[in-house]
Context: one part of a larger RNA
RNA sequence: CUAAAGGUGUAAAGAGCAGUCCGGCGGAUCUUUUUCAUAAAGAACUUAAAUUCUAUUCAGUAAGGAGUAGGGGGUUUUUAAUGAUAGAUCUUUGUGUCUUGAAGAUGAGAAUGGUAUUUUGAGUGGAGCGGUAGAAUGUGUUGAUAUUCAAAGGAACAUCGAAGGUGAAAACAAUUCUCAAGUCUAUGACAGACGCUUAUAUGCGAAAGCUAGGGGAGCAAAACAGAUUAGAGACCUGUGUAGUCCUAGCCGUAAACGAUGAUAAUUAGAUUCUGAAUGAGAAUUUGGAGUCGUAGCUAACGCGUUAAAUUAUCCACCUAAAGACUACGAUCGCAAGAUUAAAACUU
Repeated sequence: CUAAAGGUGUAAAGAGCAGUCCGGCGGAUCUUUUUCAUAAAGAACUUAAAUUCUAUUCAGUAAGGAGUAGGGGGUUUUUAAUGAUAGAUCUUUGUGUCUUGAAGAUGAGAAUGGUAUUUUGAGUGGAGCGGUAGAAUGUGUUGAUAUUCAAAGGAACAUCGAAGGUGAAAACAAUUCUCAAGUCUAUGACAGACGCUUAUAUGCGAAAGCUAGGGGAGCAAAACAGAUUAGAGACCUGUGUAGUCCUAGCCGUAAACGAUGAUAAUUAGAUUCUGAAUGAGAAUUUGGAGUCGUAGCUAACGCGUUAAAUUAUCCACCUAAAGACUACGAUCGCAAGAUUAAAACUU
């Protein structure tokens, strides 16, 4: 260095997520072709000799000496099944479709609503208000704060609300309507392996940020003041612009976390919540979300039918630290930057 091997919750390591093409792997029954691949047993050949290891034989007082067998490899023979090749069958268990009802902050668009903050207009009223640990900046007799009525405008939707629900993830919460999608239950019917995974590519993807046009109540990076302090570029206070909101695009990253890839099968239970079906009820079955816990696993913590247990298939990733989520190059981007990703030197 490469391969093998061992790993990936917290030590290095699961891609942010999804549906797919190529590829890899794949249910039951039967036939066919070739012995092409695999497995078991045998045969001869080979692996130079010496040496080494184990067992053992001969001779030797001993040191030592002379032999045999054991391993690997391809070739070949036999046997058996599996795979492969080509094809058929399956009223079938995987998968899907139809029917049946059910729950939900699932998505997109439109309309409507009330509380509160702010501003404006008018009335009452007459000296403070505001703010803090304490103050000051600020604001107020050009009438504030407070209070009553009216109006405008933007953003967010108290209670219900929960360890609750939905979604692939990101995420999703006022009310109503329209359109669209997924999931689950039950019963039959139909199709008949149509499946699982998936490099590349594609799509979605919080917040911040960017471009263009709107909007701008509150909040608030930057900025300006007042304090604090040795100083204060901060914490505290008063103002306050981008931004936060909408439309159309871009960006493509997060402790994008369950720090735990997807799918399938097997392996004690107890208890809570949430859907569904059956039942008079008790309860049973089933989908999801939690807590504890047996076997087992783990370095320990802990995990434990929602596995980090026992297995199978496929993909991604890791291989001492730092240099380095970097340089150079390439691709993408309006930019910010993102993705890919070294080496010297040092320990």

RNAcentral holds the full RNA, with entries from SILVA. Predicted 3D model of a 347-nucleotide part of an RNA (small-subunit ribosomal RNA, central domain) from a protist metagenome. Its mean pLDDT, the model's own confidence on a scale to 100, is 83.